[in-house]
């Protein structure tokens, strides 16, 4: 920095990612040389060989080669010189060099000191000496023992081996003295005296003169060490006490040296909250990774230091060890063996085995560099140089360069047009790095030596040449987002992915593959550790009211902090200089390996530790003084402050007595309970316990828990005046200590009223609960425990500063007031409200701080697990108190936001309730939908918002469904290629029919190529009411014609968001009007559009109308004619709360009234804001993907969508007298009509049939309007209600009327007497009721639908309830939003 808690914000707070880095590992690739590197595990066992030998110029011995004499038997003896060769004495080394990190938390490392308390071979210096004797003893030669390792005796000999004496100032020792010094003991002095004990060792050269090398002895030094002290560096108090050589003395042993190191004695000390003492882990550092720095991890390789060497002890030897490749003793392992006994010790360099994710040759030289030894050449060396293995690391350099668009093929995607890979590759030209072949040839050489000679690496680097782009690219769970980079096609919560957050459920940029693409590259990715980022343990640099976080309160040791001045030191502090901070490292000039990596060289860095010099202003030590802090007197005051004693009245209960009589008590309603054996009431009287009304108060007092009826005694604290006294006595307070409400536990009391447990009544599905009746422990008292609470202001004490306002307890001045009350004003201390700056995440807090600063103490560090287990420590116990991890989640939680909800609240509206009136649920029958059947009963629609809905009409068709039969470029479209020619028609014939066969008849234009039309064949395609309405597009539905929903700019808030849109009144209405940080706009609301309701006015007046004139008549505007009227077309006026009153804020707007046809929207209608249901629709249409393609296309018959035990849903007839029938008679509107409507007549008992006027419509025709009104009859019955099923004839559509059609006669004549629980519409021309017309449509299922008029009511107090909604508010752990979220038990 960045993802993640939430709808969305802010803050808090975890997880997790990006960086770096490793002795690394694994896993898929892997071309060259250079430089470094290489068992982190079993300090786990170890076969083989190597890793420490050397000096003959320290000595006896051994005696090769080879030289030289001699004898001869000329190749052999002898003798001599000769010195290889080496066991043994002897020296000197082997205590370095190498390895490893088990121990070790302090006898260890680092850093500084000390040694006046101490050693140092071998070098280096300085001075002086090497002089006399003596005895052995290996080896050798003789003989034994043993399997072997080894050993024993006997003999014989040297030495720089050992041993004795002389000499030695110096060494030591002691007294005494002299002299110098210092930090105590005490040092130094070739000063003086006097005593103790000590020395040696030769060899070789030359040739004698000594040099040279060694040895004693002694001076300084260098270098190596021992030891001492001081300061740093791990965890853990769930380890708090620890300690007898122990801590200190004397005295004696020991050591190079100090010292309880050892020991005897004497003393009782000594370390420990600054963490002793246990436990646990671990080698230290220089360094090295990270990180701005502080810091935070580490401790490979290189370097210093330490420990160790099979495990445990031990000495000897030596200058030096208590010794890796020595030595003894034990244990444990491995071997050997003749079973008597013996060998061994790779954590040296290879190497084995074992363990493990996992770490290399049983190589090569002593050429360099260094070690040991020698006088030296020489010899030794597995330290080391070199080389082999291994991409383990970091560093280099390659893997071509140029041109090269037909932007090739081929992948791979596409909107089919192309784009991408991709100048990439072919192809053409150049160059030659490294790698390969072949030849040529080196330096690193300084040293060693007289000279000469000497290279492991290595035939390697280098030079020349030769050839040719030939040899050289991958990786990854990369590519949603964090993160740089998408697209297909596979799958279909499958298979997988994932570091977090999550992805996959049929269109996955997240799985898997394939193009393509970022990224890094001889690598690249996992997994594993550290740091970062994490200010996520905070010194620098957080917190704690509500997020986790202030102990329940108070006193108080140790301990931090701490007032004024003066004086003095210089502790710390500032500045300088010195020593030392090793080297490497690291930064930086320089320089050498081609470059870098790596090397080498200067400089600087190392911030730190001593040591000194100089200042002294703040800190601090000590030391004189002073009052502001703090406290003491003195003088006044308020209080339920504590504690005893005593005591008072009301009430409740009980108990006795009267009066009384039948119910009382409880409850939302009982009901357990109590009462006739007299309750409840009611009056007197006594008992006992308990508790203190009014006062009473965001009012007192206490530290805090707490404190209340009154009086007495002691008593504690505060506050306010005052300034007498002390002089800093102050503040905080780990550990301790006190007090500490309620419950509880213990002994004893004491009980009146409440009352856990508990009993039985009740509520309830259940009710171990809430209601109720009783009723134990308890609540009291007294004495002991317990130590807890939302012990809360969720705020720790304590100075000290910083605006005010306001009321309220206590005290004091001043001022008025003659004096007292009262009153004004100030001052101090409390108790509260409100507010500024400031804080804060906000919320809020604000002199009583959560504001600014000082001081101390507590506590937090994600969420569960858990305040849990163990373990200590209280407690009779119940429990308290201190306190973890395993293991799990990516979140838990804190604050404010906007919805949504709430059996929260307030305002309001609506046929939502009421208040009518008429239905549905009961019958029948239509219709629809579920069920169930069935070859098929196509398919959609399912709360409201499906179910007389899609369908404004399924005999066939429609039709999608089921059976059969048929056809495949297909019923339909278009294009191309090839062929033919009509096609149509008409007759026949087979067949359910689609289709087929046969027969005949028959085209058009033309520029003469041909084309129009058409039939077949082939190919692209067609087709599909198959799938997904959860891939969409259009339409729809619904809440809802409800009052709403947003925005711009402004403010305001850290943001989400607020504001406006809230508040006050009004309104049908976010209508308006008044206020107001807001001021406007916008889509909804009204309006504008259509009708209907009066009127006017004009073309007009035909088909429509006739007042007034004419004709005529069947007494019909029928006719001339008119425009007056109706009416019809088109334009207007008309209604705006305009006018008066009352009420209102001098508003909006109400209420009431004139006046009009119509009043406050005059009806009714189209008109549907942002949005919400993944609502509905792929089967209207469109349309992406998928699916079929001789079949899920597509013809054709027949069949079915019309079934039926049964459930629901909408209608319709009705059940009668406000009815039925019969008879006569009057009034509409608004459709329809030429494939049509169809009069007048005629004929049937109708349906209908015959005709055919008129009408292409204001003319004809459908057309009878019906209920109504008059008159008749029925008379309360399953009827003259009702009309269903049936049965017979009929008509009329149509190819066709069986499955499956309306209708009309005759006959039949079912349920059914107003419908439970419930439940629906409807506020006026409304419901009710009554008939007419269209639509679809041959013809109907219609009783549906959708228009039209005829007659025409009732009722509404009001808004508690029910349902739906609107605004405001409140909660809130909900946001898929209450059909949510969630907890327990089974």
């Nucleotide at each position: 920095g960045a993802g993640u808690u939430u709808g969305a914000u802010c803050a808090u707070g975890g997880c997790u990612c990006a960086u770096g880095a490793c002795u690394a590992a694994c896993g898929c690739u892997g071309g060259c040389g250079g430089c470094g590197u290489g068992c982190u595990u079993a300090a786990c066992a170890c076969a083989u060989g190597c890793a420490a030998g050397u000096c003959g110029a320290a000595c006896g011995a051994u005696g090769a080669a080879g030289c030289c004499u001699a004898g001869c038997u000329u190749g052999c003896u002898a003798g001599g010189u000769g010195g290889a060769u080496u066991a043994g004495u002897g020296g000197c080394g082997a205590a370095c060099g190498g390895g490893u990190g088990a121990g070790u938390a302090a006898u260890a490392c680092g850093u500084g000191a000390g040694u006046g308390a101490c050693c140092u071979a071998c070098c280096u210096u300085u001075g002086a000496c090497u002089c006399u004797g003596g005895g052995a003893u290996a080896a050798g030669c003789c003989u034994g023992g043993g399997a072997a390792a080894c050993u024993g005796g006997g003999u014989c000999u040297a030495a720089u081996a050992c041993c004795g004496g002389a000499u030695a100032c110096g060494a030591c020792c002691a007294g005494a003295u002299c002299u110098c010094c210092g930090c105590a003991u005490g040092g130094g002095g070739u000063g003086u005296u006097g005593g103790u004990g000590g020395a040696a060792a030769g060899c070789g050269u030359u040739a004698u003169g000594g040099a040279g090398u060694g040895g004693u002895u002694u001076u300084a030094g260098a270098u190596g060490g021992g030891c001492u002290c001081a300061c740093g560096g791990c965890c853990u108090a769930u380890c708090a006490g620890c300690u007898u050589g122990u801590u200190g003395g004397u005295g004696a042993g020991g050591u190079a040296a100090u010292g309880g190191c050892u020991u005897a004695c004497c003393a009782a000390g000594g370390c420990g909250a600054c963490g002793a003492c246990g436990g646990g882990u671990a080698g230290c550092c220089g360094g090295c990774c990270u990180g701005a720095c502080a810091g935070g991890g580490u401790g490979a390789c290189c370097g210093g230091c330490c420990g160790c060497u099979c495990u445990g002890g031990g000495a000897c030897u030596g200058a030096u060890a208590c010794a890796c490749g020595g030595c003894c003793c034990a244990u444990a392992c491995u071997c050997c063996u003749a079973c008597a006994g013996g060998a061994g010790g790779c954590a040296g360099c290879a190497g084995u085995g074992g363990g493990g994710a996992a770490u290399a040759u049983u190589u090569u030289a002593u050429u360099a560099u260094g070690g040991g030894c020698g006088c030296a050449a020489u010899c030794c060396u597995g330290a080391u140089g070199c080389a082999a293995c291994g991409a383990g690391g970091g560093g280099g350099g390659g893997g071509g360069g140029g041109g090269g668009a037909a932007g090739a093929c081929g992948g791979c995607c596409u909107u089919c047009g192309g784009g991408u890979u991709g100048u990439a590759a072919a192809c053409c030209u150049c160059u030659g790095u490294u790698a390969c072949c072949a030849u040529c040839u080196a330096a690193c050489a300084a040293g060693c030596c007289a000279a000469a000679g000497u290279g492991a690496c290595g035939g390697u680097g280098g030079g020349u040449g030769g050839g040719a782009a030939u040899a050289a690219a991958g990786c990854g769970a990369c590519c949603a987002g964090c993160u740089a980079a998408c697209u297909a096609c596979g799958u279909g919560c499958c298979a997988u992915c994932a570091g977090c957050c999550u992805c996959a459920g049929u269109a996955a940029u997240a799985c898997a593959u394939g193009g393509g693409g970022a990224g890094c590259g001889a690598g690249c990715g996992u997994a594993g550790u550290c740091u970062c980022g994490a200010a996520u343990u905070a010194u620098u640099g957080u917190g704690c009211g509500u997020g986790g976080a202030c102990a329940c309160c108070u006193u108080g040791c140790u301990a931090a902090c701490u007032g004024u001045u003066g004086g003095u030191c210089u502790c710390a502090u500032c500045c300088g200089c010195u020593g030392u901070g090793a080297a490497a490292g690291g930064c930086u000039g320089g320089g050498g390996c081609a470059u870098a990596a790596c090397c080498c060289u200067g400089g600087u860095u190392u911030u730190g530790c001593a040591g000194u010099g100089c200042g002294u202003a703040c800190g601090g030590g000590c030391u004189a003084a002073c009052u502001a802090g703090a406290g003491u007197g003195c003088a006044g005051u308020a209080g339920g402050g504590g504690a005893g004693a005593c005591u008072g009245g009301a009430a409740u209960u009980c108990c006795u007595g009267g009066u009384g009589u039948a119910g009382c008590g409880g409850u939302g309603g009982a009901a357990u309970g109590c009462g006739c054996a007299g309750a409840u009431a009611u009056c007197a009287g006594g008992a006992g316990g308990a508790a203190c009304a009014c006062c009473g108060a965001u009012g007192g007092c206490g530290a805090a828990g707490g404190c209340a009826g009154g009086u007495c005694u002691a008593u504690g604290g505060g506050c306010u005046g005052u300034a007498a006294c002390u002089g800093a006595c102050g503040c905080u307070g780990a550990g301790a200590a006190g007090c500490g409400a309620a419950a509880g536990c213990a002994u004893g009391g004491g009980g009146a009223g409440c009352g856990a447990a508990c009993a039985g009544g009740a509520u309830u599905a259940g009710a171990u609960a809430c209601c109720a009746u009783g009723g134990u422990a308890g609540u009291c008292c007294a004495u002991g425990c317990c130590g807890u609470a939302a012990a809360c202001g969720u705020u720790g004490g304590g100075c000290a500063c910083u605006a005010g306002g306001u009321g309220u307890g206590g005290g004091g001045g001043a001022c008025a007031u003659u004096c007292c009350a009262c009153g004004u004003u100030u001052u101090c201390c409390g108790c509260g409200c409100c507010g500024u700056a400031g804080c804060u995440a906000a919320c809020g807090c604000a002199u009583u701080a959560a504001g600014u600063g000082c001081c101390c103490c507590g506590c937090g560090u994600g969420g569960g697990g858990a305040g849990u287990a163990c373990g200590g420590c209280c407690g009779c116990a119940a429990g308290g108190c201190u306190a973890a991890a395993a293991c799990u989640c990516a979140a838990a939680g804190a604050a404010a936001u906007u919805g949504a909800c709430g059996g929260g609240g307030g305002c309001c509206c609506g046929c939502a309730c009421a208040a009518g009136c008429g239905g549905c649920g009961g019958a029948g029958c239509a219709u629809g939908c579920g069920g169930a059947u069935u070859a098929a009963u196509u398919c959609g629609a399912u709360g409201c918002a499906a179910c007389g809905c899609g369908a404004a009409g399924a005999a066939c068709c429609u039709u999608a469904c089921c059976a059969a039969g048929g056809c495949u470029u297909g019923a339909c479209a278009u294009a191309u290629a090839c062929u033919g020619g009509a096609u149509u028609g008409c007759g026949u014939c087979a067949g359910a029919g689609a289709u087929g066969g046969c027969g005949u008849u028959u085209c058009c234009c033309u520029u003469c190529g041909g084309g129009g039309c058409u039939g077949g064949u082939a190919u692209a395609c067609a087709g599909g009411u198959g799938g997904u309405g959860c891939a969409u597009g259009g339409u729809u539905g619904u809440c809802g014609u409800c009052a709403g929903c947003u925005c711009g700019u402004g403010u305001c808030g850290u943001g989400a968001g607020a504001u406006g849109u809230u508040g006050g009144g009004u309104u049908a209405a976010g209508u308006c009007c008044c206020g107001c940080a807001a001021c406007g706009a916008g889509c909804g609301c009204a309006a504008c559009c259509c009708u209907c309701g009066u009127u006017c006015u004009a073309c007009u007046g035909u088909u429509g109308c006739c007042a007034g004139c004419a004709c005529g008549c069947g007494a019909u505007g029928g006719u001339g004619g008119g425009g007056a009227c109706u009416c019809a077309u088109a334009g207007g006026a008309g209604a705006c709360u305009g006018c008066c009153g009352g009420g209102g804020u001098c508003a909006a707007c109400u209420c009431g009234g004139a006046g009009g046809a119509a009043g406050g929207u005059g009806g009714g209608g189209a008109u549907g804001a942002c949005g919400u249901c993944a609502a509905a629709u792929c089967a209207u249409c469109a349309u992406g993907c998928c699916c079929c393609u001789u079949a899920u296309g597509u013809c054709u018959u027949g069949g079915g969508c019309u079934u039926c035990a049964c459930g629901c849903a909408u209608g319709c007839u009705a059940c009668a007298a406000u009815g039925g029938c019969c008879g006569g008679u009057a009034c509409a509107g608004a459709g329809g009509g030429u494939u049509g409507c169809g009069a007048u007549a005629c004929u049937g008992u109708g349906a209908g049939g015959u005709g055919g006027a008129g009408c292409u419509a204001a003319u004809c025709c459908c057309u009878a309007a019906a209920a109504g009104c008059c008159g008749g009859u029925c008379u309360c019955a399953g009827u003259u209600c009702g009309g269903a099923u049936u049965g017979g004839g009929g008509u009329c559509u149509g190819c066709a009327a069986c499955u499956c059609g309306a209708c009309c006669c005759c006959a039949u004549g079912a349920a059914g007497u107003c419908g439970g629980a419930g439940u629906c519409g409807c506020u006026a021309g409304u419901a009710a009721u009554c008939g007419c017309a269209g639509a679809u449509c041959a013809g109907c299922a219609a009783c549906g639908c959708u228009g039209c008029g005829g007659u025409g009511a009732a009722u509404a107090c009001g808004u508690u309830c029910c349902c739906g909604g609107g605004c405001c508010u409140u909660g809130c752990a909900c946001a898929c939003a209450c059909c949510g979220c969630c907890c327990g038990u089974c």